A computed fold for a 102-nucleotide RNA from uncultured Desulfuromonas sp., annotated as TPP riboswitch aptamer (THI element). Of the family's consensus pairs, 88% are formed in the model. Its mean pLDDT, the model's own confidence on a scale to 100, is 76.
[in-house]
RNA sequence: GCAACGCCCUAGGGGAGUGAACCACUGAGAGUCCUGGCGACAGGAUGACCCUUUGAACCUGAUCCGGAUCAUACCGGCGUAGGGAAGCGGCGCCCACCGGGA
Numbered sequence: 001g002c003a004a005c006g007c008c009c010u011a012g013g014g015g016a017g018u019g020a021a022c023c024a025c026u027g028a029g030a031g032u033c034c035u036g037g038c039g040a041c042a043g044g045a046u047g048a049c050c051c052u053u054u055g056a057a058c059c060u061g062a063u064c065c066g067g068a069u070c071a072u073a074c075c076g077g078c079g080u081a082g083g084g085a086a087g088c089g090g091c092g093c094c095c096a097c098c099g100g101g102a
Base pairs, nucleotide, nucleotide: 001093005092006091007090008089009087010086011052012051013050014049017025018024019023031046032045033044034043035042036041058083059082060081064077065076066075067074
């Protein structure tokens, strides 16, 4: 001194798909509970996880385009697109100077 890198704190943002199902796939994450509903489903709370402007966490375009798959945002494109949530907090650390030892 937080400019870089890492961790933490406080605050905030976010999603939870596919295959009927067991179970499996992808993923950082696909959890749990409550309410309404015959059900399909809708809403809410919360844990974990990811992300916070150096912002592809996530949303829109999108019932999009190409490929693969039993199937799916599974892979690629779209994407230098349009949006999107921080702090004059701490530490490691970094920089400068001074002193001591070899």